This is a predicted structure of a 77-nucleotide RNA (transfer RNA) from an Acidobacteriota bacterium.
[in-house]
């Protein structure tokens, strides 16, 4: 410079055009229990999905730019 993977809640992570406008964990709130604290058990808030635009009746999800992280490859005074 090129190829490739990856970018969803504070963390990690499913989902890969409709059937839920986003599952789970852990963290957070509350409340049970317990002498307390942890741990178990119940409820509860959180995220329109990296940024822009485009396709499409409809986009997390297809397309094109760019933007950050990684991985290989090629250049290199």
């Nucleotide at each position: 410079a090129g190829u490739c993977c990856g970018g969803u809640a504070g963390c990690c992570a499913a989902g890969c055009g409709g059937u839920u406008u986003a599952a789970g964990g852990c963290a957070c709130u509350c409340g049970c229990c317990u002498u307390u604290u942890a741990a178990g058990c119940g409820a509860g808030g959180g995220a329109u999905c990296g940024u822009c635009g485009g396709u499409u009746c409809a986009a997390a999800u297809c397309c094109g730019a760019c933007c950050c992280g990684g991985a290989c490859u090629a250049c290199c005074a």
Model confidence (mean pLDDT): 80 of 100. Its Rfam family is "tRNA". The family's RNA type in Rfam is transfer RNA. Lineage of the source: Bacteria > Pseudomonadati > Acidobacteriota.